[in-house]
Context: one part of a larger RNA
RNA sequence: GAUGAACGCUGGCGGCGUGCCUAACACAUGCAAGUCGAGCGAGAAGUUAUUUAAUGAAUCUUCGGAAGAAUUAAGUAAUGGAAAGCGGCGGACGGGUGAGUAACGCGUGGGCAACCUGCCUUUCACAGAGGGAUAGCCAAAGGAAACUUUGAUUAAAACCUCAUAAAGCCGGAAUAGUGCAUAAUAUACCGGCCAAAGAUUUAUCGGUGAAAGAUGGGCCCGCGUCUGAUUAGCUAGUUGGUGGGGUAACGGCUCACCAAGGCAACGAUCAGUAGCCGACCUGAGAGGGUGAUCGGCCACAUUGGAACUGAGACACGGUCCAAACUCCUACGGGAGGCAGCAGUGGGGAAUAUUGCACAAUGGGCGCAAGCCUGAUGCAGCAACGCCGCGUGAACGAAGAAGGCCUUCGGGUCGUAAAGUUCUGUCCAUAGGGAAGAAAAAAUGACGGUACCUAUGGAGGAAGCCCCGGCUAAAUACGUGCCAGCAGCCGCGGUAAUACGUAUGGGGCAAGCGUUAUCC
Numbered sequence: 001g002a003u004g005a006a007c008g009c010u011g012g013c014g015g016c017g018u019g020c021c022u023a024a025c026a027c028a029u030g031c032a033a034g035u036c037g038a039g040c041g042a043g044a045a046g047u048u049a050u051u052u053a054a055u056g057a058a059u060c061u062u063c064g065g066a067a068g069a070a071u072u073a074a075g076u077a078a079u080g081g082a083a084a085g086c087g088g089c090g091g092a093c094g095g096g097u098g099a100g101u102a103a104c105g106c107g108u109g110g111g112c113a114a115c116c117u118g119c120c121u122u123u124c125a126c127a128g129a130g131g132g133a134u135a136g137c138c139a140a141a142g143g144a145a146a147c148u149u150u151g152a153u154u155a156a157a158a159c160c161u162c163a164u165a166a167a168g169c170c171g172g173a174a175u176a177g178u179g180c181a182u183a184a185u186a187u188a189c190c191g192g193c194c195a196a197a198g199a200u201u202u203a204u205c206g207g208u209g210a211a212a213g214a215u216g217g218g219c220c221c222g223c224g225u226c227u228g229a230u231u232a233g234c235u236a237g238u239u240g241g242u243g244g245g246g247u248a249a250c251g252g253c254u255c256a257c258c259a260a261g262g263c264a265a266c267g268a269u270c271a272g273u274a275g276c277c278g279a280c281c282u283g284a285g286a287g288g289g290u291g292a293u294c295g296g297c298c299a300c301a302u303u304g305g306a307a308c309u310g311a312g313a314c315a316c317g318g319u320c321c322a323a324a325c326u327c328c329u330a331c332g333g334g335a336g337g338c339a340g341c342a343g344u345g346g347g348g349a350a351u352a353u354u355g356c357a358c359a360a361u362g363g364g365c366g367c368a369a370g371c372c373u374g375a376u377g378c379a380g381c382a383a384c385g386c387c388g389c390g391u392g393a394a395c396g397a398a399g400a401a402g403g404c405c406u407u408c409g410g411g412u413c414g415u416a417a418a419g420u421u422c423u424g425u426c427c428a429u430a431g432g433g434a435a436g437a438a439a440a441a442a443u444g445a446c447g448g449u450a451c452c453u454a455u456g457g458a459g460g461a462a463g464c465c466c467c468g469g470c471u472a473a474a475u476a477c478g479u480g481c482c483a484g485c486a487g488c489c490g491c492g493g494u495a496a497u498a499c500g501u502a503u504g505g506g507g508c509a510a511g512c513g514u515u516a517u518c519c
Stems, first nucleotide, its partner, number of pairs: 001518003005515005012389006018382002020347001025345003029342003034089003039086002046079010059066002096300003105225008115217002120213007128162004138151005168193005174187003178183001198205002226272003233263003238260008275297004279290004302323005325336004353379001355378003361375001362373004392422004402413004426460001427456006436446001463508005468489003474503005484491002
């Protein structure tokens, strides 16, 4: 000098940041990923109209009744659109954490003639004809529940078949020609194979194939990347080859066979520690230390394993299996995963609200309106940090009172106070009141906030550490090797500038000291 700090004493305001470093410990509760009715069938509540039935108020009455508002129930039609279902897209982004990892994980520079890429952009071409189901609904059955089974029935842009077919894919064969090689490329040929979906308010939005782009990813390589030799040898898919399989793709990636290789004192193997970087701290620099917040990459999602779907996952809020733990149970069986945002217990020296809003920025879905969004924008708490401001200003005595010291003369606190004249930052009250909103109108969580004006009144706002030397700042009293101080030297045993208190002084200041850590 610095800190994601903590502790002690103290504490007025504002702006901007930051806030579980420990138990990747366990979690009550709420929310954090939905959306599309312009893909599909079906359609509850409600509302309106009407029919029937029942009850039946005014009013009229010849007392028999007529009349028919209104209410209830059922049916029909229209409207309505909830919840669920099929289907599409998105749940692989965004958000969290740093356990693991000493590794092509990361950084940097290259390579892919060994690769993929939904949505988006451009270009070319196309969309013909059929079919059978299945959720849902209905009926029945089982179960405590979770849920499951059976029957009947139904739709689609769900699924399937046929057609159409090239610059696509597969196979065959020719020429040219380039490259580091496998081979790429160009020209023209033959055979085989593969697609589609519609909706609508007629504006459009979609569908299929191919080529290219953009974006995002995958793989490979050079170099760099902590400590220990009181770790010296390690390795059988191990190293290489041939062939089969697998992958988007190269490859012992995997398998069969063959060979016996491969790494290592330029530190293999083993052990310990650790996410890496841009950066941050320090330093004149070289270097040393760190890897919070913010940004990039990686890894993980109770522990271990596995695949499915998909353009993309071996998937935090998906599935299956195993394990530990917790919960429900009718004991047969089930449910769960905060290292998302809040919050709870625990651990700890120690780290916040179960807040508001989608107004802005961005994301998902949708033609759109819009819906969702604990991303985000804000607010709350904390002197945790940095920065700024204030706690008043001017005048005011050869100097009040009081404290302390004293050589008793005085000195000092000290223009300090009082007093006089002012000011109004902050503060209190009242009034006005934004920008942030793009895009004609409407639309602001923050927020009646910032800011402005008026009024009020010095009123409400100073502490902490130190004073022997290092090191700026001294006297008195108390204590008497006691009580105590202390970073080092050291101080204290009766005149202590070093302990305690007081007065005075020095330093910093809404902070000041101490502790811890780094340079």
Record summary:
Predicted 3D model of a 519-nucleotide part of an RNA (small-subunit ribosomal RNA, 5' domain) from an uncultured bacterium. RNAcentral holds the full RNA, with entries from ENA, Greengenes and SILVA. Rfam family: Bacterial small subunit ribosomal RNA.